[in-house]
């Protein structure tokens, strides 16, 4: 500025930035009677009227002087001597003013107002007549004016200046005043201010605008101008301008100054002031001292107005106002009182310059909205753990002040004029006084950044946001409360502009981040730009002192005036420049002499795949001819197209033909890069080493240009042996327009041309000069050593690695710079569009070079770290694999699960780590599900109150819950005669206040658990290293199961995992003896049964034992490792508890607790009956088996742990059996459970759907349980299904283990193939780690970090947005040529017309003009026909988002 919310005074200043759009109305330029001439009315007086006086020679108009070119306004046009800054004019002009010097005689001739006449509608206009002037017009005079001759001075030229002589032409005006007098005119010199031209320097973009340009450059002469000049014509001549940016195209008034910025610099050009231009467009002159003129003419155009249609009239970018565009800009205001201007002799007039008010928070500055005391921390609101906190001394109250506002009073400066009068603003500023806390606060914002936190709502919604981003049910980020923060009569937003931004850097960069041109070269100077060493000139540069100039204001300082600021006065300074003049002489320039170091020449040398061009080798494929040879050759992972019996491969002879040169060869040479490689020879070009003989700075870059220039393509002729794009065919795949494999054209070679580009890379531009090193290597030379350098020193020059200071964002470079300077070139400036499109331009063509925007993002990009991951390396480990053993996957059943069904099949687990899981056990109950059927403070609990009963029983109704009836002493304690009473219990009954909810969210949570993983590992402290993120320590060498341990070491130490401490098993000893032994004795029913013992087993308590202790070898004299002894046991003995930082938003709100949210005669709670048990099918876990290692019979041996009082039950009966009576015994090392089975002797069965296997159905029945129909388990009879070992796949186990065999247990009334233990028999195999799978560690590579179940390309499909092409359509600006030609100048003619002069008495005629005619020139404007911008266009093309 603008918009939104608000909104108390005062000063100062600013106020159409857009439509140079259009303008209604008033006003912004008059004055002068002391220049002239005409010349009134009203009114008032006089007069009876007529009329007179007076108003008044006023007012008006007129000619006539000045002014009107100032002043005031815009910024359209211009890129320009427009402007700024400083000079020039010897090439000019200058009213008004001011100095000075001379004059101001003497005639004429006219017109206007007026009148009259007349035409028009009007605005004008025509005729006729009369008039005056400081208005026109001749004549005198006159100069220092022109002009010409001629001398003297000055000067840088055309020229000034001064003298004298002669010639020409050329002045005037009056007024006023009684007069002195003044005002005025005229010529002429100067002066001051104004002005005009001319020049030097400065003065925006674009080259994807590279050429311009015929008055164009310049002469020679005329014209024309105040005045130079092609300004303008005639001739001549061909010139000018231009990469130091001409032309063109955009844009834009310049400047002083104004913003910002430390400066440098970048923006801007509002108000103030100074120049320009312009005045509806556009062209013209004309008057004047001055314009080519805002408020004057003349013409053309557009537009608006009058109009009697014939004709006319107008130009606010003046100051107010209107419309009108727009985000958006002010009063149709007073006043000449200052200041200033124009006239005037002056009073005076006129002045929308100008001074004032007036509107607008639009800026800037000032001041106000109140001090003070005040806790019951009121009342309210918010929040709250309900305790309380906050707003908050904040309010209320009590005391004080009164600025600013209101009201009265009083009252200026601004006034200078000769004295006097004279104030718009304005009764204003100020000053007094009254009278009350009284009239006077809002914006914004509180997630970081950036000061400032809570509640509710809301639920990715509706919304916010400047950048990050916020919002998906606990939003400090959205809305609103409460607080709180900033700021202030204003807050915020939104625009612009500088800053921050070191992101255009003078003060920057180019190895990889953008970013070194592919490379070289220099002819007669290529352009430019830099330059080695001594002397001399000079003084352009550069430096220094002075002079002038840089306007004022404006900025700084200091001071003064408004109460203070803001403002505004005064002084100084400052204006960083630019010109002039005197000087200095170092750098640098320029000239001139030298000099040899830079540079180049010369002698002598050796090196090289340098480059051209002829020739001319050997091998080696391949093809041909022959020869010998017989069935496959090839070729691949494996194969197959292909070749081959018509004779291939192979081998042997000859022979034809192209290319390309094995070994040497080498981070070796050699070239400016591309790039050069058999050997021979001609030509040729560089570089290097010695010597130091010559030239004497010649030199170093190099924008534009001219050349080279890998492959690959392109033209035309050969060539063509290998290879080999395209193509073919086989293969491989899901598929293979691929990789592999048979073929196989272009093309690769040659010769001529094009083509011009690559990761054309050291991703590193040329020179020059200095800076610590070590070490290899081509080239040449020099020492030194014995005569001999291959080897030891050393110099010069390539070329290389390695690393030190510096350097660098790290990584790295590091005398071959990526250090330290100097000079020059080239390039860079987020990312994608895009190296794209248009234009140029080059090519035969592909296509190169040049090279954008529009739109989109917030990143893109470098190094480095730290993980993760790799079908990347390395070492290690795990029943991972391998080797073995059993199994699942197929078959009946059981369990689970999915689906499917249902009124309901309650819910929850989903790769491993969900499915015999949560459930150690759903007939009811459980249970949460569903159906009906009840209750509502509720089915449970706790507090208060009252009551004494409740229960049971018993009847009835009901499916039950419940409901109705009857029966009936509340208990127990203490107290009392008994009772009252008091404690407690218990049950009801009421009533609050608490309910419940297996209802949601395990992504809000706590506990708990699973998983990697019993994996070997995850950190911290302190130092050290890094700019830092991090590192180091934990990495290396070995060694372990083991980040175990040793050793090494910028680390040294912890700490939380390991291990060890625990439990159990395995040996023993002690202690103990209701069991075990007869071991040792008696006894004896023969049974540890008894006595009797406690040695043994056992048992259950303490303790020993085992640590690589001990040898030995190996290993580093280490840590371990292997071997051995002794030992019950050896190298963590076995087994088990034990689970590190962490991951999985892992499981679980239906154990348990818990925020929120939901529900509350229900989602709660009782109850009865059903489901959870369903069944087409599909998966998981299991059982049983399919048989002779087996079934089936008899017989007979051997356990461990565990259980047991609502309970285990022996013996004994009874039944075919389940079980039933039966009850000894046992609260259990005592009794029972309890038979273990496999096993072992016998005997049968004999390979079959069987004596195998047992579903499934049929009857019977036992047992639990209030009940066994949905829906239990067991028995016994009969029935006898499927199944002969199991497909792709796939589990477990490494020893007391895997296979097998039984036993117990929890749970539980009953219900075991499940799970959780427990003995019994009792194996096989492990080469080894290359492979699958996890897993540890180092290291490498990443564009992954939600981390490879990552990321990420492209096509297509829809949607949207900007470009781009396109037949073509519209329009702007403009270039040529040609046409037309108002107005006007200029010129010519001018027979028509004319008062002044001149001739003539006159008529008339001269000389002038006038009107008209023509001619140059020319505006608007018309025709052809380019150019260039812009819109738009069917369709079409990438291209961003989504």
């Nucleotide at each position: 500025a603008a918009c939104g919310c608000u909104g108390g005074c005062g000063g100062c200043g600013u106020g159409c930035c857009u439509a140079a759009c259009a303008c209604a109305u008033g006003c912004a330029a008059g004055u002068c009677g002391a220049a002239c001439g005409c010349g009134a009315a009203a009114g008032c007086c006089c007069g009876c009227a007529a009329g007179g006086a007076u108003a008044a020679g006023u007012a008006g108009a007129g000619u006539g002087g000045c002014g009107c070119a100032c002043g005031g306004g815009u910024g359209a046009g211009u890129a320009a001597c427009a402007c700024g800054u400083g000079g020039a004019c010897a090439a000019c002009c200058u009213g008004c003013c001011u100095u000075c010097g001379a004059g101001u005689g003497g005639g004429g001739a006219a017109u206007a107002a007026c009148c009259u006449u007349c035409c028009g509608a009007a605005a004008g206009g025509a005729g006729g007549g009369c008039u005056a002037a400081u208005a026109c017009c001749g004549c005198a005079u006159a100069a220092c004016a022109c002009c010409u001759c001629g001398g003297g001075a000055c000067a840088c030229a055309a020229g000034u200046u001064u003298u004298g002589g002669g010639g020409u032409u050329g002045a005037a005006a009056a007024g006023a005043g009684c007069a002195a007098u003044u005002u005025g005119c005229u010529c002429g010199a100067a002066g001051a201010g104004g002005g005009g031209u001319c020049c030097g320097c400065g003065c925006c973009u674009g080259a994807u605008u590279a050429g311009c340009u015929a008055g164009u450059u310049g002469g020679u002469g005329a014209g024309g101008u105040a005045a130079c000049g092609g300004c303008u014509c005639a001739c001549c001549a061909a010139g000018g301008c231009u990469u130091c940016g001409a032309u063109c195209a955009g844009u834009a008034g310049c400047c002083g100054u104004c913003c910002u910025g430390a400066g440098a610099g970048g923006g801007a050009g509002c108000a103030c002031g100074g120049c320009c231009a312009c005045a509806c467009u556009g062209g013209a002159a004309c008057u004047g001292a001055g314009a080519c003129a805002c408020g004057g003419u003349c013409c053309a155009g557009a537009c608006u107005c009058c109009u009697a249609c014939g004709g006319g009239a107008g130009g606010c970018a003046g100051c107010a106002g209107u419309g009108g565009g727009g985000a958006a800009u002010u009063u149709u205001u007073g006043g000449c009182a200052a200041u200033g201007g124009g006239c005037g002799a002056a009073a005076g007039c006129c002045u929308g310059a100008c001074c004032a008010a007036g509107c607008a928070a639009c800026g800037c500055c000032g001041c106000g909205u109140g001090g003070g005391u005040g806790a019951u921390g009121a009342a309210g609101u918010a929040u709250c753990u309900u305790g309380g906190u906050a707003c908050g001394u904040a309010a209320a109250a009590c005391c004080c002040u009164u600025u600013c506002g209101g009201c009265a009073g009083g009252g200026a400066c601004g006034a200078a004029c000769c004295u006097a009068a004279u104030g718009a603003c304005g009764g204003u500023a100020c000053c007094u006084g009254c009278g009350g806390a009284a009239g006077a606060a809002g914006c914004c914002c509180c997630g970081g950044c950036u000061a400032a936190c809570u509640c509710c709502g809301u639920g990715c919604c509706a919304g916010c946001a400047g950048c990050c981003g916020c919002g998906g049910u606990a939003a400090u980020a959205c809305g609103g409360g409460g607080g709180g923060g900033g700021c202030a009569a204003g807050c915020g937003u939104u625009g612009u502009u500088c800053g921050g931004a070191a992101u255009u850097a003078c003060u920057g960069g180019c190895g990889a981040a953008a970013a070194g041109u592919u490379u070289u070269u220099a002819a007669c100077a290529a352009a430019a730009g830099c330059g080695g060493u001594u002397g001399g000139a000079u003084a352009a540069g550069u430096c220094a002192g002075c002079u002038g100039u840089g306007a004022a204001a404006a900025c700084c300082a200091c001071g003064g005036g408004c109460u203070u600021a803001a403002c505004u006065c005064g002084u100084g300074g400052c204006c960083u420049g630019c010109a002039g003049u005197u000087g200095a002489g170092a750098c640098u320039g320029u000239c001139u002499g030298g000099c040899u170091g830079g540079a180049g020449u010369g002698u002598g040398g050796g090196a090289g795949a340098g480059g051209a061009g002829a020739g001319u080798g050997g091998g080696a494929u391949u093809c041909c001819u022959g020869g010998u040879g017989u069935a496959g050759c090839g070729g691949u992972g494996a194969a197959a197209u292909g070749c081959g019996u018509a004779g291939a491969u192979a081998u042997c002879a000859g022979g034809a033909g192209g290319a390309a040169c094995a070994c040497c060869g080498g981070u070796g040479g050699c070239g400016a890069a591309g790039g050069c490689g058999g050997c021979u020879c001609u030509c040729u070009g560089g570089a290097c080493c010695a010597c130091a003989a010559c030239u004497g700075a010649c030199g170093c870059u190099g924008a534009g240009g001219c050349g080279c220039g890998a492959a690959a393509g392109c033209u035309a002729g050969g060539g063509g042996a290998g290879c080999a794009a395209a193509c073919a065919g086989g293969a491989u795949u899901a598929g293979a327009u691929a990789c592999c494999c048979u073929g196989g054209u272009a093309g690769u070679c040659c010769u001529a041309g094009c083509u011009g580009u690559a990761a054309a890379c050291g991703a590193u531009g040329g020179a020059u000069a200095c800076u610590u090193g070590c070490u290899g290597u081509g080239g040449g030379g020099g020492g030194u050593g014995u005569u001999a350098a291959a080897u030891c020193c050393c110099c010069c020059u390539g070329u290389g690695g390695c690393g030190g200071a510096g350097c660098u964002a790290a990584c790295g470079c590091a005398u071959u710079a990526a250090g330290u300077a100097u000079c020059c070139c080239g390039c860079c400036u987020g990312g994608g569009g895009a190296g794209u499109a248009c234009g140029g331009u080059c090519g035969c063509a592909a296509g190169g070079c040049u090279g954008a925007a529009a739109c989109u993002c917030a990143a893109a990009g470098g190094a480095a770290u730290u993980g993760a991951c790799g079908g990347g390396g390395g070492c290690c480990c795990g029943c991972a694999c391998a080797a073995g053993c059993g199994g699942u996957g197929g078959a009946g059943c059981a369990u689970g699960u999915g689906g499917u069904u249902c009124a309901a099949u309650u819910c929850g687990a989903c790769g491993c780590a969900a499915c015999g899981c949560g459930a150690a056990g759903a007939a009811c109950c459980u249970u949460a599900c569903c159906u009906g059927g009840g209750c509502u403070a509720g089915a449970a609990u706790g507090c208060c109150u009252c009551u004494g009963a409740c229960c049971g029983c018993c009847c009835g109704a009901g499916a039950g819950a419940u409901c109705g009836g009857g029966u009936u002493u509340c208990c127990u304690g203490g107290g009392u005669a008994a009772a009252a009473c008091c404690a407690g219990g218990c049950a009801g009954a009421g009533u609050g206040c608490a309910a419940g909810g297996u209802g949601c969210u395990g992504c809000a949570u706590g506990g708990c658990u699973g998983u990697c993983g019993u994996c070997a590992g995850c950190u911290c402290g302190u130092g050290u290293c890094g700019u830092g993120a991090g590192a180091u320590g934990u990495u290396g060498g070995g060694u372990u199961a083991a980040g175990u341990c040793c050793c090494g070491c910028a680390a040294c130490g912890a700490g939380c995992g390991c291990a060890a401490c625990c439990c159990u098993u395995a040996u023993c000893a002690a202690u103990a003896g209701u069991u075990g032994c007869c071991a040792g004795c008696g006894g004896u029913u023969c049974g540890g049964c008894c006595g009797g013992g406690c040695a043994c087993u056992c048992u259950a308590u303490u303790g020993a034992g085992a640590c690589u202790g001990c040898c030995g070898u190996u290993g580093a004299c280490a840590a371990a490792a292997c071997g051995g002894a002794g030992g019950a046991a050896g190298g963590u003995g076995g087994g088990g508890a034990u689970g590190a930082c962490g991951u999985c938003a892992a499981g679980u709100c239906c154990u348990c607790a818990u925020g929120g949210c939901c529900u509350u005669u229900a989602u709660g709670u009782c109850c009865a009956g059903g489901g959870c048990u369903a069944c087409a099918c599909a998966c998981g876990u299991g059982c049983u088996a399919c048989a002779a290692u087996g079934g089936c019979a008899a017989g007979u041996a051997c356990a461990a742990a565990c259980c047991g009082c609502u309970g285990c039950a022996a013996a004994c009966c009874a039944g075919c059996a389940a079980u039933g009576g039966g009850g000894a015994g046992c609260c259990a090392a005592u009794c029972g459970g309890a038979a273990a089975a496999a096993g072992c002797u016998u005997g049968u069965c004999u390979c079959a759907g069987u004596u195998c296997g047992g579903a499934u159905u049929g009857g019977a029945g036992u047992c639990u349980g209030c009940a066994a129909c949905u829906c239990g388990a067991c028995u016994c009879c009969a029935u006898g299904a499927a199944g002969c070992u199991g497909g792709a796949a796939u589990c477990g186990c490494u020893a007391g283990u895997a296979a097998u065999c039984g036993c117990a247990g929890a749970u539980c009334a009953g219900c075991a193939u499940g799970c959780u233990g427990c003995g019994g028999u009792g194996a096989a195999u492990a080469c080894g780690u290359u492979c699958c799978c996890g897993g540890g560690u180092c290291u490498u590579g990443u564009a992954c970090a939600c981390a490879c179940c990552g990321c990420c390309c492209g096509u297509c499909a829809c949607a949207u947005c900007a470009c781009g092409a396109a037949a073509g359509u519209g329009g702007g600006u403009u270039g040529u040529a040609c046409u037309a030609g108002a107005a006007g100048u200029c010129g010519u003619c001018g027979c028509g017309c004319c008062a002044a002069c001149c001739c003539g008495u006159a008529a008339g005629g001269g000389a002038g003009g006038c009107a008209g005619g023509c001619g140059c020139c020319c505006a608007c404007g018309g025709u052809a026909u380019g150019a260039u911008c812009c819109a738009u266009g069917a369709u079409u093309g990438g291209g961003g988002u989504g």

This is a predicted structure of a 1442-nucleotide RNA (small-subunit ribosomal RNA) from an uncultured Acidobacteriota bacterium.
The RNAcentral record of the sequence draws on SILVA.
It matches the Rfam family "Bacterial small subunit ribosomal RNA".
Model confidence (mean pLDDT): 83 of 100.